[in-house]
RNA sequence: GGCCCCUUCGUCUAGCGGUUAGGACAUCACGCUUUCAAUGUGAGAACAGGGGUUCGACUCCCCUAGGGGCUA
Repeated sequence: GGCCCCUUCGUCUAGCGGUUAGGACAUCACGCUUUCAAUGUGAGAACAGGGGUUCGACUCCCCUAGGGGCUA
């Protein structure tokens, strides 16, 4: 250099064009407890960036960025 794959809450992950973008752990608040831990309830928190297609895009296409693999 060429080809291929990946990028979603803090972390790990689900989501095969119409979901309120879900779950686990973590965080925070409250309850329980003399206190802590454990546990219960609740809350906040995400689609790498830009463009296109479409009535509608996390999802399809293109470019860019980052990461990984194969190859010369």
Transfer RNA from a Candidatus Magasanikiibacteriota bacterium, 72 nucleotides, folded computationally.
The coordinates come from a structure-prediction model, not an experiment, and the mean pLDDT is 82.
RNAcentral holds the sequence, with entries from ENA.
Rfam family: tRNA. Rfam classes the family as a transfer RNA.